[in-house]
Context: one part of a larger RNA
RNA sequence: UUGGGCGUAAAGCGCGCGUAGGCGGCCGCCUAAGCGGGACCUCUAACCCCGGGGCUCAACCCCGGGCCGGGUCCCGGACUGGGCGGCUCGAGUGCGGUAGAGGAGAGCGGAAUUCCCGGUGUAGCGGUGGAAUGCGCAGAUAUCGGGAAGAACACCGAUGGCGAAGGCAGCUCUCUGGGCCGUCACUGACGCUGAGGCGCGAAAGCUGGGGGAGCGAACAGGAUUAGAUACCCCUGGUAGUCCCAGCCGUAAACGAUGGGCGCUAGGUGUGGGGGGACGAUCCCUCCGUGCCGCAGCCAACGCAUUAAGCGCCCCGCCUGGGGAGUACGGCCGCAAGGCUAAAACUC
Numbered sequence: 001u002u003g004g005g006c007g008u009a010a011a012g013c014g015c016g017c018g019u020a021g022g023c024g025g026c027c028g029c030c031u032a033a034g035c036g037g038g039a040c041c042u043c044u045a046a047c048c049c050c051g052g053g054g055c056u057c058a059a060c061c062c063c064g065g066g067c068c069g070g071g072u073c074c075c076g077g078a079c080u081g082g083g084c085g086g087c088u089c090g091a092g093u094g095c096g097g098u099a100g101a102g103g104a105g106a107g108c109g110g111a112a113u114u115c116c117c118g119g120u121g122u123a124g125c126g127g128u129g130g131a132a133u134g135c136g137c138a139g140a141u142a143u144c145g146g147g148a149a150g151a152a153c154a155c156c157g158a159u160g161g162c163g164a165a166g167g168c169a170g171c172u173c174u175c176u177g178g179g180c181c182g183u184c185a186c187u188g189a190c191g192c193u194g195a196g197g198c199g200c201g202a203a204a205g206c207u208g209g210g211g212g213a214g215c216g217a218a219c220a221g222g223a224u225u226a227g228a229u230a231c232c233c234c235u236g237g238u239a240g241u242c243c244c245a246g247c248c249g250u251a252a253a254c255g256a257u258g259g260g261c262g263c264u265a266g267g268u269g270u271g272g273g274g275g276g277a278c279g280a281u282c283c284c285u286c287c288g289u290g291c292c293g294c295a296g297c298c299a300a301c302g303c304a305u306u307a308a309g310c311g312c313c314c315c316g317c318c319u320g321g322g323g324a325g326u327a328c329g330g331c332c333g334c335a336a337g338g339c340u341a342a343a344a345c346u347c
Base pairs, nucleotide, nucleotide: 003319004318005317006316007301008300012315014200015199016198017197021193022192023191025087026086027085028084029083030082031081033080034079035076036075037074038073039072040071041070042069048066049065050064051063052062053061054060090190091187092186093185094183095182096181097180098179102176103175104174105173106172107171108170109153113149114148115147116146117145118144119143120142124135125134161168162167205247206246207245208244209243210242214241215240219236220235221234222233258314259313260312261311262310263309266292267291268290269289270288271287272286273285274284275283276282296303297302320347321346322345329340330339331338332337
């Protein structure tokens, strides 16, 4: 490479937007590049294959045909492509509704914590398995009143919702993205995917500036222990955690399951919408989110209309373990490092 694969065995890019490319709905007409049929021309010699012949056979040699193709013309018109015209079910727009921790900015709130001031009050508090370090007669802990600060938002809260993913939760306002349902009006294939590319991307970390209540790597002390430069525990505590601006670009970035479309029993719960004249249980229906389960699939576990079933399109990726996600080179980064990515050797 062919093939076979990618939930857990090696293997789905963390996620999106999108370039090239690949692929692409229904009807009619035209075309004839692809496609199919036919005729003719051509395809040096050798090699190879088939048939025949010559060295006593064979190797070898000779003759004929074929092979691999190429070209011209004619015919066909289903399918792919191309051109023209049309359509509405794919896609989108409009209109009417609707749910939501979707995003950004600003403002506000209460509980708790710590600190400060004041009152009451006195001998301890704190902490643990038990203690000690620590704090306290310079008045702590407890309690009441007042003030300050920073961070996070109990209950509601869900097996719930939203978002492409990362992720998103007090309340209000402003700006703003997407979804779903209903409706017919409009556009008329405008679509799907997406190598490169661009953007987003938890935590930690980095640069500059601010902030710093609690927590808390490092560090110090106490304990534990034979020792304990440790885990767990305790008392402290710097960076950090928070904000602004800029980097980093990783993750068990997980559903360990790429995206899109169609098809293939059901049952049950739940979130959002519509319908059955209103309403209630209930029924139907569309979208989402769970559980159970048939066919089918699977090595098994399990999956099963939210597929890991049956198909089609596009992308990514895998090819024994270690060496190694390393070296070297390149690109990126302030750095930490990231991305790309071997080989020797060895089992």

Annotation
Small-subunit ribosomal RNA, central domain from an uncultured bacterium, 347 nucleotides, folded computationally. The coordinates come from a structure-prediction model, not an experiment, and the mean pLDDT is 85. Rfam family: Bacterial small subunit ribosomal RNA. Its family is annotated with ribosome and structural constituent of ribosome in the Gene Ontology.